RNAcentral holds the full RNA, with entries from SILVA.
This is a predicted structure of a 474-nucleotide part of an RNA (small-subunit ribosomal RNA, 3' major domain) from Candidatus Darwinibacter acetoxidans.
Its mean pLDDT, the model's own confidence on a scale to 100, is 84.
Taxonomically the source falls in Candidatus Darwinibacter (Bacteria, Bacillati, Bacillota, Candidatus Darwinibacteriales).

Context: one part of a larger RNA
RNA sequence: UGACGGGGGCCCGCACAAGCAGUGGAGUAUGUGGUUUAAUUCGAGGCAACGCGAAGAACCUUACCAGGGCUUGACAUCCUCUGACAACCCUAGAGAUAGGGCUUUUCUACGGAACAGAGUGACAGGUGGUGCAUGGUUGUCGUCAGCUCGUGUCGUGAGAUGUUCGGUUAAGUCCGGCAACGAGCGCAACCCUUAUGGUCAGUUACUAACAGGUAAAGCUGAGGACUCUGGCAAGACUGCCGUUAACAAAACGGAGGAAGGUGAGGAUGACGUCAAAUCAUCAUGCCCCUUACGUCCUGGGCUACACACGUACUACAAUGGCAAGAACAGAGGGCAGCUACACAGCGAUGUGAUGCGAAUCCCAAAAUCUUGUCCCAGUUCAGAUUGCAGGCUGCAACUCGCCUGCAUGAAGCAGGAAUUGCUAGUAAUGGCAGGUCAGCAUACUGCCGUGAAUACGUUCCCGGGCCUUGUACA
Numbered sequence: 001u002g003a004c005g006g007g008g009g010c011c012c013g014c015a016c017a018a019g020c021a022g023u024g025g026a027g028u029a030u031g032u033g034g035u036u037u038a039a040u041u042c043g044a045g046g047c048a049a050c051g052c053g054a055a056g057a058a059c060c061u062u063a064c065c066a067g068g069g070c071u072u073g074a075c076a077u078c079c080u081c082u083g084a085c086a087a088c089c090c091u092a093g094a095g096a097u098a099g100g101g102c103u104u105u106u107c108u109a110c111g112g113a114a115c116a117g118a119g120u121g122a123c124a125g126g127u128g129g130u131g132c133a134u135g136g137u138u139g140u141c142g143u144c145a146g147c148u149c150g151u152g153u154c155g156u157g158a159g160a161u162g163u164u165c166g167g168u169u170a171a172g173u174c175c176g177g178c179a180a181c182g183a184g185c186g187c188a189a190c191c192c193u194u195a196u197g198g199u200c201a202g203u204u205a206c207u208a209a210c211a212g213g214u215a216a217a218g219c220u221g222a223g224g225a226c227u228c229u230g231g232c233a234a235g236a237c238u239g240c241c242g243u244u245a246a247c248a249a250a251a252c253g254g255a256g257g258a259a260g261g262u263g264a265g266g267a268u269g270a271c272g273u274c275a276a277a278u279c280a281u282c283a284u285g286c287c288c289c290u291u292a293c294g295u296c297c298u299g300g301g302c303u304a305c306a307c308a309c310g311u312a313c314u315a316c317a318a319u320g321g322c323a324a325g326a327a328c329a330g331a332g333g334g335c336a337g338c339u340a341c342a343c344a345g346c347g348a349u350g351u352g353a354u355g356c357g358a359a360u361c362c363c364a365a366a367a368u369c370u371u372g373u374c375c376c377a378g379u380u381c382a383g384a385u386u387g388c389a390g391g392c393u394g395c396a397a398c399u400c401g402c403c404u405g406c407a408u409g410a411a412g413c414a415g416g417a418a419u420u421g422c423u424a425g426u427a428a429u430g431g432c433a434g435g436u437c438a439g440c441a442u443a444c445u446g447c448c449g450u451g452a453a454u455a456c457g458u459u460c461c462c463g464g465g466c467c468u469u470g471u472a473c474a
Stems, first nucleotide, its partner, number of pairs: 001474002003471003007468007015458002019422005026314008034305002042053002064300007073123001077122002079119005088101005105114003125289002128287003134283002136278003139274001141272001146185006152161003165176003191266004196234001198232005206223002210221003237260001240254005316415001320374007332363003337356002341352004381412001386407007428450007
């Protein structure tokens, strides 16, 4: 000087408390451990691994296993020779591949080039090892308020001072004081979205007035008011008033205002810590393999199952289930696509057909509301499991996809110890969309609808900041 303390002081955070909803019990989905296996590829491991890499394992992917092949190689550059190769058809084969048939070069400044085959070796190749050799990227403390420097001063020196102190703040934020005076990286602001009115513009959006028109309808003429769209400026700054404070910074209350003291949300992550994670995104040193640890193919595996854990979904019901009827979003996506509408089918879906490369057409809401029914039961709750019959995608759904109908109708009656999230348009609850994607979503990323309760307070638990004190630690 740090670090640590079941030392002290001050302060903060959904840290506790006050509340709401959960997890832990059940079934299922998914990840992990373990076990099994020819293989169940690899990585991730307290917080900060475990619906994580994986924004989607039937083949492919795929790295694993078994078997069948190849050896200048599936891929790149260079040299020599040849002129075809490929496509199509036939045969063998699980296929890779092998044999046969048919057909046969292209461009050219004529030097050659492209492509393919054969040969030669230089080499290729490696998801092989080392993240404790590395770059890059990322997590974490933590969006915590800190981390430093120059000059000066003090100290023999390590170092100190500044950065401590009194207030204040979300903040090393600001004010005052002070052997310090300044400065940098952080904080804040500048950026994006959202909340208000104005202005400009007006189609594909809108429809108040006028006119036409319909079964209905901005449907048509028209309009530029309204909604909306999207460009521009405006607006919020403790600016104004009062009280408190030290005449400061500021705090509290008030006015006006759509919004008030950082308005709300996002992006933004200082010096560093954890030899944290990643050699399997990529790059890369060194080591290792080179008729194999490379590469091609078929099939299998990553989907196994006594069990254990994490994360979710669905429930245990009446604030509910079922049936019928009626309404209201936002943000997105769409041509190898989204599909209106009609018909067939109980349905998944199929057939025909229409519009739209989209503010124009389509995908396209649910909780909610109204009426009826069920009457507290393992039920008209719950839906696992299983049987049968079908549909869709795709060479192909046996291992191993999703969906539909009929039948079946398991556990579960609110979950022990323990433990998680959340302070407002939040929690809880309801659906919708997107990416991935041929097909496959209870996951992920977004979107809107309905919409609470509670916070006395900082004694305690956890984490963090500043000052101080002790130390046999560095």